The prediction has a mean pLDDT of 83. This is a predicted structure of an 85-nucleotide RNA (SAM riboswitch aptamer (S box leader)) from an Acidimicrobiales bacterium.
RNA sequence: ACUUCAUCAAGACGACCCGAGGGACAGGCCCUGUGACGGUCACCAACCGGCGUAGUAGUCGGUGGCAACGCCUGAACGAUGAGGA
Repeated sequence: ACUUCAUCAAGACGACCCGAGGGACAGGCCCUGUGACGGUCACCAACCGGCGUAGUAGUCGGUGGCAACGCCUGAACGAUGAGGA
């Protein structure tokens, strides 16, 4: 990279470092030196596994997430989890 199933209207932007773009793509519309994006910690709790329970709750681990309804529209579009080959 391919494929199957499920989900994408909730939740969590605080601190430090970095220093100019970013929101996948197109058109819009937004965020951003009052520091965006990215990284670390904190935080949230979606999926899977373990423990636990009659069952919930809870807890540990593996990923994940942490502006705006996947920001809106469009698309044979995108993202995440579990499996398959």